Context: one part of a larger RNA
RNA sequence: CUGGGCGUAAAGGGUACGUAGGCUGCCGCAUAAGUCGUGCGUGAAAACUAUGGGCUCAACCCAUAGCCUGCAUUUGAAACUGUCGAGCUAGAGUACAGGAGAGGAAAGUGGAAUUCCUAGUGUAGCGGUGAAAUGCGUAGAUAUUAGGAGGAACACCAGUGGCGAAGGCGGCUUUCUGGACUGUUACUGACACUGAGGCACGAAAGCGUGGGGAGCAAACAGGAUUAGAUACCCUGGUAGUCCACGCCGUAAACGAUGAAUACUAGGUGUUGGGGAGUUAAAUCCUCGGUGCCGUCGCAAACGCAUUAAGUAUUCCACCUGGGGAGUACGUUCGCAAGAAUAAAACUC
Repeated sequence: CUGGGCGUAAAGGGUACGUAGGCUGCCGCAUAAGUCGUGCGUGAAAACUAUGGGCUCAACCCAUAGCCUGCAUUUGAAACUGUCGAGCUAGAGUACAGGAGAGGAAAGUGGAAUUCCUAGUGUAGCGGUGAAAUGCGUAGAUAUUAGGAGGAACACCAGUGGCGAAGGCGGCUUUCUGGACUGUUACUGACACUGAGGCACGAAAGCGUGGGGAGCAAACAGGAUUAGAUACCCUGGUAGUCCACGCCGUAAACGAUGAAUACUAGGUGUUGGGGAGUUAAAUCCUCGGUGCCGUCGCAAACGCAUUAAGUAUUCCACCUGGGGAGUACGUUCGCAAGAAUAAAACUC
């Protein structure tokens, strides 16, 4: 390099946008760079291969032909690729009219519950466990009633329901705002796909500055358990969890399944539309999403199966025995924690 792979054996980048690059719908015209021919020149000899010959054979030597897969040039072909200009509408996009949605940002607001404070009633326990104890309580707890404070999360609705590129998103109202879907014509006319670098987003934990702090709770303390118990259980409890701004850039970031397009039996749920039908329904047709089952096919099997792991095409990422090791060194990024890139010796 060819070849083979990537759901679970090694292997899909966490996700999107997008540069270079790669690749690119239908129709006809031109061109002739790629492509395919013709002629000519050159492609040293030796070597190599074939045939024939010479040393008694062979090695060796000689002759002829092939080969020299190439380059330059002449003259042609025009299917395909490329290029120039012309056209089309099935891809893509725009406009218009609609309905759906925890999509995003900001502001405001509501009730339940926990905790705390004040006051009333009230008296000896409460709490906790397998059983206890630490703890709280006669300075009046727990329980109960009223009032108040404060923070965080939003029961029921709630659904293999919805939305979002992923991470993720759930009380209610308002403002601003992104995307998808459906319908009908109208418009643009290949504007498409993918995407190394790049750039943006990216749970939780963690970090910086300033707030906030009800509950929960790493660390920590005490009580138990135990041979011990730096745990599991209990009583407490600080960072943190919350907000603003700025970093970090990782996860079993999972569907362990990259993106796009086309094709390939069905059945049955559910969700958002449109059409036919109906008094209203049922039912039927159709587009988009989301589940289950299943034929062909695929697969080592498990299983996948129009939401493919089937049949094909385009582009990107990645894999190449286990350990050493996602480590060392170097570099880049970061306040740090660390992240990214990424070996070898040695060993089995």

Notes:
Predicted 3D model of a 348-nucleotide part of an RNA (small-subunit ribosomal RNA, central domain) from an uncultured bacterium. RNAcentral holds the full RNA, with entries from ENA and SILVA.